Context: one part of a larger RNA
RNA sequence: GAUGAACGCUGGCGGCGUGCCUAAUACAUGCAAGUAGAACGCAGAGGAGAGGAGCUUGCUUCUCUCUAAUGAGUUGCGAACGGGUGAGUAACGCGUAGGUAACCUACCUCUUAGCGGGGGAUAACUAUUGGAAACGAUAGCUAAUACCGCAUAACAGCUUAUGCUGCAUGGCAUAGGUUUGAAAGGCGCAAGAGCGUCACUAAGAGAUGGACCUGCGUUGUAUUAGCUAGUUGGUAGGGUAAAGGCCUACCAAGGCGACGAUACAUAGCCGACCUGAGAGGGCGAUCGGCCACACUGGGACUGAGACACGGCCCAGACUCCUACGGGAGGCAGCAGUAGGGAAUCUUCGGCAAUGGGGGCAACCCUGACCGAGCAACGCCGCGUGAGUGAAGAAGGACUUCGGUUCGUAAAGCUCUGUUGUAAGCGAAGAACGGGUGUGAGAGUGGAAAGCUCACACUAUGACGGUAACUUACCAGAAAGGGACGGCUAACUACGUGCCAGCAGCCGCGGUAAUACGUAGGUCCCGAGCGUUAUCC
Repeated sequence: GAUGAACGCUGGCGGCGUGCCUAAUACAUGCAAGUAGAACGCAGAGGAGAGGAGCUUGCUUCUCUCUAAUGAGUUGCGAACGGGUGAGUAACGCGUAGGUAACCUACCUCUUAGCGGGGGAUAACUAUUGGAAACGAUAGCUAAUACCGCAUAACAGCUUAUGCUGCAUGGCAUAGGUUUGAAAGGCGCAAGAGCGUCACUAAGAGAUGGACCUGCGUUGUAUUAGCUAGUUGGUAGGGUAAAGGCCUACCAAGGCGACGAUACAUAGCCGACCUGAGAGGGCGAUCGGCCACACUGGGACUGAGACACGGCCCAGACUCCUACGGGAGGCAGCAGUAGGGAAUCUUCGGCAAUGGGGGCAACCCUGACCGAGCAACGCCGCGUGAGUGAAGAAGGACUUCGGUUCGUAAAGCUCUGUUGUAAGCGAAGAACGGGUGUGAGAGUGGAAAGCUCACACUAUGACGGUAACUUACCAGAAAGGGACGGCUAACUACGUGCCAGCAGCCGCGGUAAUACGUAGGUCCCGAGCGUUAUCC
């Protein structure tokens, strides 16, 4: 000098940050991932209209039609992002520089071509039924952008030939053969073919995100010296998006190591951060990038993407429910609880902004995020008054008893109003998008809808009646902590008498202690000041 600090004494305000470093211990409760009716079939509150009946003449009831909140289900997309933690990991994990002629990429953008014709189910629902529950079973019915064939088609896959070319396997172009896809969908407008838009299928390119490989770098111990059998290499096959002992069979006997293998211990890595003139040393909180993990261990499924924190299966420990047959759970998400500890916060508000998911959109969801709350935990800023005022008051302390000092300090007088109190006024953060109207453009046509652009109007603020501003009022409500022997700025008196005690080092105290305790004074810092711990 620094800190994610703690402890002691003290404590007025604001801004901006930061806040379980220990038990990756166990978790009550609530919330943290949904959305789409413009994919689909049901059920359908309410409202409107028409008709009938009862009749108290304006109420009840029945039937039909339209509209439609909402509910569960099928289906699509998302749930692999965002958020948390650092247990493991000494490793291509990370950093840096490259490679892939060995690879994938949903949504998005551009380009090309297409969107023909069929089929069988199933949930919901109804009926019966098992179970305490969780959850099922059987029979029957139904829809789709759910599922399955067929047609169509090459610039795509496989293969053959020729040419060109390269960094080895190869790459590109042309020609031939062969194989393979789709949702006839939704909505708006038209109504006569149709137009528009959102989807869908195939192919090419891009963008984005990932995967794999390699050079170099990346803690300590030799009181760890040998390690290795899929081990090292080859051939063939399998597997993968893809190269590869990644896996299998066979063959060979290799491979690593004092340039430190193997083993053990410790540890997430980096940008950064702290210190230092630098070199270096230390560190890896917050913020950003990467990795790993999600009660412990293992496994796959779905999917463009996971071997998946709030998905599934198995085993284990633990907790809970049970009718004892069987079931349920996973805060290292946000709050919060217990425990551990020197020690670390609210079971708050809002989606207004930014961002994300779904949707044509309206909108819905979002403990991401934006805000508020608590804490002097840190940094920065402000205040606790200013001017004047000598009888140098009273009082305290010291005294050589003359005086000295606290000290212009106080009182008194004159002001100010930062902050505070009260009242008033009152933001920026909000503009996209949407709707309505007008105009223009492309396109279509007999017209329109939809699309793009411009203008006008309209709507939206958790924070918050907050900040800021204005007015009024009162010096009123706001100072402490440590030190004073030397290092080291700052001295006297009394008490104590090697006692009580102090102390970072030297050391001080045994009757005149500037070193202990108290008081006065002084010095340093100041809403803080000291102590402890750690690093330079």
The part of an RNA shown here (small-subunit ribosomal RNA, 5' domain) has 536 nucleotides and comes from Streptococcus sp. RNAcentral holds the full RNA, with entries from ENA. The organism belongs to Streptococcus, within Bacteria. It matches the Rfam family "Bacterial small subunit ribosomal RNA". The family is grouped with related families in Rfam's "SSU clan". The prediction has a mean pLDDT of 82.